Predicted 3D model of RNase P RNA and transfer RNA as a complex of 459 nucleotides.
[in-house]
RNA sequence: GGAGUCGGCCGGACAGUCGCGGUGCGCGCAAGCACAUCGAGGAAAGUCCGGGCUCCGCAGGGCAAGGUGCCAGGUAACGCCUGGGCGGCGCGAGCCGACGGAAAGUGCAACAGAGAGCAGACCGCCUUCACUUUCCCCGGAUGAAGUCAAUCCGGAUCGAAUGAGGGCAAGGGUGAAACGGUGGGGUAAGAGCCCACCGCGUCGCUGGCAACAGACGACGGCACGGCAAACCCCACCUGGAGCAAGACCGAAUAGGGGAACCAUGACGCUGCCCGCGUCGUUCCCGGGUAGGUUGCUUGAGCGUCGUGGCGACGCGGCGCCCAGAGGAAUGACUGUCACGCCGCGAGGCGCACAGAACCCGGCUUACAGGCCGACUCCGCUU
RNA sequence: GCGCCCGUAGCUCAAUUGGAUAGAGCAUCGGCCUUCUAAGCCGACGGUUGCUGGUUCGAUUCCAGUCGGGCGCGCCA
Repeated sequence: GGAGUCGGCCGGACAGUCGCGGUGCGCGCAAGCACAUCGAGGAAAGUCCGGGCUCCGCAGGGCAAGGUGCCAGGUAACGCCUGGGCGGCGCGAGCCGACGGAAAGUGCAACAGAGAGCAGACCGCCUUCACUUUCCCCGGAUGAAGUCAAUCCGGAUCGAAUGAGGGCAAGGGUGAAACGGUGGGGUAAGAGCCCACCGCGUCGCUGGCAACAGACGACGGCACGGCAAACCCCACCUGGAGCAAGACCGAAUAGGGGAACCAUGACGCUGCCCGCGUCGUUCCCGGGUAGGUUGCUUGAGCGUCGUGGCGACGCGGCGCCCAGAGGAAUGACUGUCACGCCGCGAGGCGCACAGAACCCGGCUUACAGGCCGACUCCGCUU
Repeated sequence: GCGCCCGUAGCUCAAUUGGAUAGAGCAUCGGCCUUCUAAGCCGACGGUUGCUGGUUCGAUUCCAGUCGGGCGCGCCA
């Protein structure tokens, strides 16, 4: 100097003018006015998980359903986070992983291929028999000086070819996937058939809380392929509803019509059964009302210091109060500066994603641009 | 705010233990028929299965994320 990895943070600043909402206090009969103070985010978003809070007569048993899924820890809890293990990617810093079970069972694998699950033999390799003598082998004859060649006769085996049978699973070929890999021995040809190394399985030992690891040992020639985001099995977790929960006050009317079931019932907890509770309950049409107060923001809160822990996080001291609304305020304009782009210049344009609604902890998604720290690799110089 | 559902051709719908080239009707275009049109007959065109990833040999189908659209709700009697 270049390329990259991880973590944290910011995401316009200042001034002026005009506005908006909450609260407090004062004035005013009231409408309202004046002053003070506070007033969006890292995601307020998606509503994907987990909790607090509230109600359902405290939610009991069984089945079903749903979720989670290496190990340990953190936490109010989690599908989150931290650390570790294993697997994969990267030269590396590091990153990614729905990562229990396929030797309980059921099921699936199109097409191609001989064969797709305790499989199989198309080409191929080896072998036996039959047939034939065209080729090959042996002997003889013809011919010729002689050899080779050619032709003829006989023999019979090795080989080739053809047919039938048997052995093999090395090699080829099909496929996403073909019943360990490499090398050697062995064999008619082959093959864990045998051996060495690697891989795999079982048991033991050692290390570790554990997952797991071991160029530790013994045994086993290999028996055990894939899919569980197919059914399923195993372990663990889950009662239902949600601030339109719930509590109090008030206003209004047609206390209308129909249907179901009537106590072996209806409704609620609960999808079903048992169990429990209440009793005229539920549903449809029609009608009335779209009011007030509360829940409501002090909380698993924020900042800082110390301390324990590798870390997530815990504990303690001190300080702070930081939106609570009415279908919804938190804004607009001007100037200067910062940042980015264009232009020689004067200057011009742009300045992300996005807006709380009971409250928290996470995850995921969107996001112009910028800052800080730690680390890795490459090149050059000393 | 809360609770649910859906997305396949221009439109309306199919496609199930996941299996190849995703079908059908209407519409559009061309041809035949007719003097011409309609109807009818024949043929063609038309698809990133909303999008992006993942599981699998293979995804419209299974899983996750995301985008878009739709439905329902309180109180009184």

About this RNA:
Its mean pLDDT, the model's own confidence on a scale to 100, is 78.